[in-house]
RNA sequence: UAAAUAAAAUAAGCGCCGGGACCGUAUAUAUGGCAUAGCGGUUGACGAGGGUGGGAAGCAUCGAAAUAUUCGGCGGAUGUCCCACGGCAGACAUGUCGUAAGCAGGCAUUUAAAAACCGGAAGCAAUUCCGAAACAAAGAUGUUUUGCAAUGUGCU
Numbered sequence: 001u002a003a004a005u006a007a008a009a010u011a012a013g014c015g016c017c018g019g020g021a022c023c024g025u026a027u028a029u030a031u032g033g034c035a036u037a038g039c040g041g042u043u044g045a046c047g048a049g050g051g052u053g054g055g056a057a058g059c060a061u062c063g064a065a066a067u068a069u070u071c072g073g074c075g076g077a078u079g080u081c082c083c084a085c086g087g088c089a090g091a092c093a094u095g096u097c098g099u100a101a102g103c104a105g106g107c108a109u110u111u112a113a114a115a116a117c118c119g120g121a122a123g124c125a126a127u128u129c130c131g132a133a134a135c136a137a138a139g140a141u142g143u144u145u146u147g148c149a150a151u152g153u154g155c156u
Base pairs, nucleotide, nucleotide: 014075015074016073017072019071020043021042022041023040024039025038027037028036029035046063047062048061052084053083054082055081056080085098086097087096088095091153092152093151094150102148103147104146105144106143107142108141109140110139118131119130120129121128122127
């Protein structure tokens, strides 16, 4: 230095990157410039929200962006479907939801962050880091003198 094995830690717009884009270059084409290749580097999703267990599949919610490479690839992920278990009505099933556990509506609450601007630091540069001040939607929680809650079976 490389490979194998074992252990520990680290995450969900999360991790990694041989494509692409961008920067540099004492190397090559070539004596020089442009260019190409090689070599070395930079970039490659901004937060909010989301977890009963098992299996299956494989673009899995919401909006923001000085207008978008947040392109593309690989892997994963609390989403989806099925089953089991559990909650909800006097019992069970269909139904509906997931331990804050029936559906819909109204009202209230729930510190957005990055980008851009300004200031500072590092680097030849691409670019990276820090500081200050703002603006969402969905979802969730609480509340409601808003509405809906059927069918079947058996018991009392």
Model confidence (mean pLDDT): 76 of 100.
A computed fold for a 156-nucleotide RNA, annotated as glmS glucosamine-6-phosphate activated ribozyme aptamer.
Its Rfam family is "glmS glucosamine-6-phosphate activated ribozyme aptamer". It is annotated as a riboswitch.